[in-house]
RNA sequence: AAGACUCUGGAGAGACCGGUUGAAUCCGGCGCCGAAGGGGCACGAAGCGCAAGCCGCUUCCAAACUCUCAGGCAAAAGGACAGAGGGGC
Repeated sequence: AAGACUCUGGAGAGACCGGUUGAAUCCGGCGCCGAAGGGGCACGAAGCGCAAGCCGCUUCCAAACUCUCAGGCAAAAGGACAGAGGGGC
C1' cells in the first nucleotide's frame, strides 16, 4: 500500500396483466433497468503464417463502453463506487 471488518452517503427501471399461494410463492404474458456477479470489445504486447501487404491468425490485456446470462423494477433488503474508522510495513 491492499484486503477482511465497522459506520455514513449511494442511481436506474411495471406495488404491471391473468391465474395461484400463508407469502415479497409458483405458472403464463407483455414492458423496462444496469451499479452485485458474469460475457464481449480498443490500443498495445508476444508468437505463428505469409503471396511480404504497416496483410492474416492465435494468445494476453480496460472501463462508468457494450451484452443483459445472472440480478433487479413501492418500502425493506441488496447495491458498483465514494468518505471516515480499522488494519498492516

Glycine riboswitch aptamer, 89 nucleotides, folded computationally. Of the family's consensus pairs, 89% are formed in the model. Rfam family: Glycine riboswitch aptamer. Rfam describes the family as follows. This family represents the bacterial glycine riboswitch. Its mean pLDDT, the model's own confidence on a scale to 100, is 80.